[in-house]
Context: one part of a larger RNA
Molecule: large-subunit ribosomal RNA, domain VI
Organism: Bacteroidetes bacterium UBA4416
RNA sequence: CGUUAGAAAAUUGAGGGGUGCUGACUCUAGUACGAGAGGACCGAGUCGGACACACCGCUAGUGUACCAGUUGUUUCGCCAGAGGCAUCGCUGGGUAGCUAUGUGUGGAUGAGAUAAGCGCUGAAAGCAUCUAAGUGCGAAACUCGCCUCAAGAUUAGUUUUCUUUAUAAGGAUCGUCAAAGACUAUGACGUUGAUAGGUUACAGAUGUAAAGGCAGUAAUGUCAAAGUCGAGUAAUACUAAUUAUCCGUAAG
Numbered sequence: 001c002g003u004u005a006g007a008a009a010a011u012u013g014a015g016g017g018g019u020g021c022u023g024a025c026u027c028u029a030g031u032a033c034g035a036g037a038g039g040a041c042c043g044a045g046u047c048g049g050a051c052a053c054a055c056c057g058c059u060a061g062u063g064u065a066c067c068a069g070u071u072g073u074u075u076c077g078c079c080a081g082a083g084g085c086a087u088c089g090c091u092g093g094g095u096a097g098c099u100a101u102g103u104g105u106g107g108a109u110g111a112g113a114u115a116a117g118c119g120c121u122g123a124a125a126g127c128a129u130c131u132a133a134g135u136g137c138g139a140a141a142c143u144c145g146c147c148u149c150a151a152g153a154u155u156a157g158u159u160u161u162c163u164u165u166a167u168a169a170g171g172a173u174c175g176u177c178a179a180a181g182a183c184u185a186u187g188a189c190g191u192u193g194a195u196a197g198g199u200u201a202c203a204g205a206u207g208u209a210a211a212g213g214c215a216g217u218a219a220u221g222u223c224a225a226a227g228u229c230g231a232g233u234a235a236u237a238c239u240a241a242u243u244a245u246c247c248g249u250a251a252g
Base pairs, nucleotide, nucleotide: 001152005163006162007161008160009159010158011157015149016148017147018146021049022048023047024046025045026044027043033038051106052105053104054103055102059100060099061098062097066093067092068091069090070089071086072085073084074083075082076081110144111143112142117137118136119135120134164251170247171246172245174190175189176188177187178186195240196239197238198236199235200234201233202232204229205228206227212223213222214221215220
């Protein structure tokens, strides 16, 4: 821009894409078969491999603005206590998120029409013949089925609801943002409000802060699961989402 008034939702599915893998073992059964050696079809079940998708409750990793320990040096006048730099200085852990090595799920069952093949009935050709008329079975291939995209499917579909003279229904700008994200877009919210921050509580991480008291000559211990804390879960209008503005209508 189109879809022929404009919108907001919900849909149909023309047509695409994906998937379709496979092993071992057990039972049937040491059965059928076979002199024996050996040893099944059919059917039922168990456990796997590779692959694909999803997720983070478990396990494990990362986690450069979380916690702690520690070396050198420097600054805060000194002590104590802190800050800077040294690969995040190094080391030990680690929330959320993101992940696999972790967890869950999947290939199916089934239907149709068939291939090779196997048939039934059956003439031409008094027989025979799966074929000529007719008719049945038959494969991971085909068409469905399963998952997914989908009306720019210009053949532009369908359904429901809403709206129009002083600016409607609706949308946008703007602002607070994240499950989204390069920007855009998408999604949530904007006081009739929990959208983000803050605060409080909890979860979780680290591991017992500083100052002081007490014990000890002192190192140190203790009062003390202390102190601190990014992303988590709730609650709470304290702060910021203000006021306003623009587009958009009687439709050959």